[in-house]
Context: one part of a larger RNA
RNA sequence: CGUUAGUAAAUUGCGGGGACAUGACCUUAGUACGAGAGGACCGGGUCGUACGUACCGCUGGUGUAUCGGUUGUGCCGCCAGGUGCAGUGCCGAGUAGCUAUGUACGGAAAGGAUAAACGCUGAAAGCAUCUAAGCGUGAAACCUACCUCAAGAUGAGUUUACUUUUAAGGGCCGUCGGAGACUACGACGUUGAUAGGCUACAGGUGUAAGGGUGGUAACAUCGAAGCCGAGUAGUACUAAUUGCCCGUAAGC
Numbered sequence: 001c002g003u004u005a006g007u008a009a010a011u012u013g014c015g016g017g018g019a020c021a022u023g024a025c026c027u028u029a030g031u032a033c034g035a036g037a038g039g040a041c042c043g044g045g046u047c048g049u050a051c052g053u054a055c056c057g058c059u060g061g062u063g064u065a066u067c068g069g070u071u072g073u074g075c076c077g078c079c080a081g082g083u084g085c086a087g088u089g090c091c092g093a094g095u096a097g098c099u100a101u102g103u104a105c106g107g108a109a110a111g112g113a114u115a116a117a118c119g120c121u122g123a124a125a126g127c128a129u130c131u132a133a134g135c136g137u138g139a140a141a142c143c144u145a146c147c148u149c150a151a152g153a154u155g156a157g158u159u160u161a162c163u164u165u166u167a168a169g170g171g172c173c174g175u176c177g178g179a180g181a182c183u184a185c186g187a188c189g190u191u192g193a194u195a196g197g198c199u200a201c202a203g204g205u206g207u208a209a210g211g212g213u214g215g216u217a218a219c220a221u222c223g224a225a226g227c228c229g230a231g232u233a234g235u236a237c238u239a240a241u242u243g244c245c246c247g248u249a250a251g252c
Base pairs, nucleotide, nucleotide: 001152005163006162007161008160009159010158011157015149016148017147018146021049022048023047024046025045026044027043033038051106052105053104054103055102059100060099061098062097066093067092068091069090070089071086072085073084074083075082076081110144111143112142117137118136119135120134169246170245171244172243173189174188175187176186177185194239195238196237197235198234199233200232201231203228204227205226211222212221213220214219
């Protein structure tokens, strides 16, 4: 821009894409078959491998804005306590998020029409013949079925609701996010929990500083303390103010 008024939703599915894998074991059954050796079809069940999708409750990884230990050196006048730098100085742990080696699930079943093949009936050709007319069985392939996109499907579909015009609706702007390069998408904007702050809790680290006591001292103890990024709630304290723009057909 179109879909012939404009919106907001919900849909149908023309058509497209994805997926389609496979093993072992148990049983049927040491049965059928076979002199024996050996050893099934068909059917039922169990457990895997690789691959794929989703997720982070579990097991782990990462986690340079969390906590702790510690070395050298500079600085805060000194002690104590801190802080900068040294690959995050090094080391031990680790929330959220992201993750696999972790967890869950999937391939199916079924239907249709068939290939090779196997048949029924059956003439041409008094027989025979699956074929010439006619009718069946039959495969991971084909069409459905499963997942997904999908009306620019210009063949532009359908349904519901709203607005009858300073409209309905949308945008700018702001606070943000399980969304994200930008855009877009989604949440919220005081009729408010959108983000920050604060409080509580979860979770992490591991017993803070100061002081007392014991010890010559190192240190121990009073004391699960102190500190804390992303987590879960609550709470208007702070910031989402005020406003502006687009839209306005036909008809009357």

A computed fold for a 252-nucleotide part of an RNA from Chitinophaga silvisoli, annotated as large-subunit ribosomal RNA, domain VI. It was read from a public genome assembly. NCBI's taxonomy places the organism under Bacteria, Pseudomonadati, Chitinophagales, Chitinophagaceae, Chitinophaga.